[in-house]
This record gives sequence, C1' cells and structure tokens, in this order.
RNA sequence: AAGGCAGGCCGUCCUGUCGCUUCCCGUUCAGCGGGAGGAGGAAAGUCCGGGCAACACAGAGCAGCAUACUUCCUAACGGGAAGCCGGUCUGCAUUUGCAGGCUGAGAGCAAGUGCCACAGAAAACAACCGCCUGCCUCAGGCUUAUGCCGGGCAGGUAAGGGUGAAAACGUGAGGUAAGGGCUCACGCCCUGUCCGGGUGACCGGACAGGGGGGCAAACCUUAUGCGUUGAAAGGCCAAAUAUACCGGGGUUUGAGGGUUGCUCGCCCGAUCCCGGAGGGUAGGCCGUUGGAGGCAUUGCGUGAGCACUGCCCAAGACAAAUGACAGGAGGCAUGCCCCUGGCAUGCAACAGAACCCGGCUUACAGGCCUGCCUUUUUC
RNA sequence: GGCGGGGUAGCUCAGGUGGUUAGAGCGUCGGAUUCAUAACCCGAAGGUCACGGGUUCAACUCCCGUCCCCGCUA
Repeated sequence: AAGGCAGGCCGUCCUGUCGCUUCCCGUUCAGCGGGAGGAGGAAAGUCCGGGCAACACAGAGCAGCAUACUUCCUAACGGGAAGCCGGUCUGCAUUUGCAGGCUGAGAGCAAGUGCCACAGAAAACAACCGCCUGCCUCAGGCUUAUGCCGGGCAGGUAAGGGUGAAAACGUGAGGUAAGGGCUCACGCCCUGUCCGGGUGACCGGACAGGGGGGCAAACCUUAUGCGUUGAAAGGCCAAAUAUACCGGGGUUUGAGGGUUGCUCGCCCGAUCCCGGAGGGUAGGCCGUUGGAGGCAUUGCGUGAGCACUGCCCAAGACAAAUGACAGGAGGCAUGCCCCUGGCAUGCAACAGAACCCGGCUUACAGGCCUGCCUUUUUC
Repeated sequence: GGCGGGGUAGCUCAGGUGGUUAGAGCGUCGGAUUCAUAACCCGAAGGUCACGGGUUCAACUCCCGUCCCCGCUA
C1' cells in the first nucleotide's frame, strides 16, 4: 500500500432574502417591532424494560404470559460485559494438541405423554432374508441306510444383507448351537458419593451403580419473574344540564358500581339495565420537558460500568412549527484538458419529535478512525 | 397513542395436529359443438405460499425479525 474480518464515529458548513413556531421585552384591543431558542442517530417499528399516574400507594388462589450455561453491570430488562461448554473455519504442529476468528432460543426426552412421512421386517415391547437348535418325514430328489438335500412345525439370535435423515452404546477379546453388555478390557455417556482447582458455569481424578435413537422454536416438567390499565393515565377550572315523555326487565331476600381472564376478598351502595323519542356542552390550564440529563478531568475495575470534582441547560406543538430560494466553500460521481492539477455537468442518503428515559431491531448516499489477519514492496 | 387479525394462481378463498405432488370456483388459452356466438363438454397453462433468517431428516405450516393491508378503541 492492497484485500478481508470485527468494532466505533460523523452524517455538510457559511452568508443573504422571504416564511413558520415557542418564549421574553416594548407598544397596543387585534396586530406590529426587537431579541433568544427551534429534530435524529435512528425522532421509525412499538419489540422488551423502567419512571410516572389511577385503581385498596395491590390482597389470596387458579388460569395465562415471559425467560432459561455461569458470574457480574444496571432503576430494570428478553439489554450489555467477562467467562464456561458445544459447533464451525483458519493457521501452526500432524497419536492429537495449541492459538485465533465467527457462531449457539445453551435447563430437563435416564419424569410422563405424543410424533418420527416415504422406504424398510422393524422407527422403539424390532425377526424379511440370513445364521443356529429341536421335533416330524406330509411335495419331491439322491441313497444300502433310522442318512443327506429339501419341505413342514416350534423356538433362539440384532453378528451380516438391504431401507432410511436416523437401526437399538463403539472397538477388541472371551464365551456360545448360533449369537447377544452375556462376560471382560479400553473408550463415550448417565446417576450418585468423594477428592483437588475455580466465586461459579466448569475442569482434572477416584469409587459405586446403570444401559443409553432423535424431537421440548411437540404437549409438558422444573426454577425464576410478571397485579391490571396507559398521557385518550390522571388532576383542576370554566361552560351546560332534563331522563320532559313512552315501553320492557332487575333490585334492600343486596341490583349495580369500584379499568384485573375466572373465583374469592376488600370498598361504595339505592336505584340500575335495554329500547324509543328528546335537551345541553363540544373550551382552557396542569401533567409536559431539569433528567436513572449531557460534556470533561481524575481515580477504581480485564470489561459493561461506578465514584468524586467542575462546567452546561439544549424544541415543546395539539391537525400539529423546525421550511423555500439564491450565492459561496467543502464532498462524491462522470466527462474533457496543457494531469503534484484545472474546467464543465450532475448528485446529495435514511428519514420528521408528540409524557419521559434505558435498550433491541430495522433503514441509511457518502466519509473518517481503531484493532486483527493475509499478500507485496521499502527501510 | 393503545390493541387485534391477515398476506397462498389474474380475482375470491381452502389447506393447518410439520411429510412425498399446494388445491377449488371464476377467469385465460387450446380443442370439440354451431351457419356464427354464448352456455354445456374435453384438455392445458398459470404459484418467489409477502420478504429475510433459524429449529428440524424435512417448513406454506413451528419460532424470530422486517414490509404491507384491514379492523377495534375517545
């Protein structure tokens, strides 16, 4: 320097003119003048978590939902950090190990139930061919034969064949009629106990027992967490008022209501529900922008983060403002030329706050930075 | 703002407890019939199962994310 992988950051700027909007000041009834402020890294999706608020400042049980290796961070999380284990790739060494990158919804199928199409004998209580044993000789053949081949019946067998994504722990030896964890050795795995290391997941080892297909993004089990609703929550003020009338039903033997899927509990409770036919209102303020806030230094920590100190205050609308045009600078692309550069033309992404905050995910023209690896060149 | 449902052929919809090849009606095309057309009859074509990823031997179906459409709620 080029390429690849991973991560982080920025995401146009300046001037002028005309507009929009919030606040302040002045003048004034309206309005006008001046000043200050005015989108994002995702404001998005609304996928998680929290603050805040109401409901008994929230209770019980069932149901339901979510999560799922460990430790830590955090207000909390399904987020993040560091690790453990598994998978995969690369490099070095080639019994097999070491290093690095990427990646994993990573509890439990040895609790129960269920499923495993087609093929195959059999998909989890497995005999189609094959192998082996016993009995009978009823097709038939050979034969001196009570024999052999074959046939029939009854059984044993998971070594071999073939099927399949997957075939009943693997390899070897013994044993057997033939075989088989049937037995043994080594290996893999599971359960329990113990020893050593580690906070822990786990790692290394010893002993005893076991017999083991896969699927929990199948039902489910275990553990943990979740009360419900959401700024249209909720509070205050103003305005208005008629249940005039009719029909049906329930109710002090408790109707009905209190924002919880059901049951209970608790509180309020004398009127309530449905239909017809009518009357009034259609506003304003708070919540609401100063907060788990931002930036910087230092310290602690491998890290996510935490602590101290200092500085700063930065949109607030309610049909919803944050824009348009012109010029210049810078960026990118293309073309041309007199090519350390110049000229011309064109382009400028994704996207627009709505109570607030922490995350995740997704979209994004173009640019910058850091780390690691490979190749080449130079010193 | 909050919540629910859906996306399968040109159109309207099935499929659902994963399984071999995704179907139906209408429409389109070809044939047959008719003097000709329609209807009837025969046959054929037509699919990114919205998109991307994962689980699984196997995904339209199960799970996650994205896009689009519809509905409810003052």
Source information
The prediction has a mean pLDDT of 76. Predicted 3D model of RNase P RNA and transfer RNA as a complex of 453 nucleotides. Rfam match: Bacterial RNase P class A. Rfam describes the family as follows. Ribonuclease P (RNase P) is a ubiquitous endoribonuclease, found in archaea, bacteria and eukarya as well as chloroplasts and mitochondria. By type it is a ribozyme.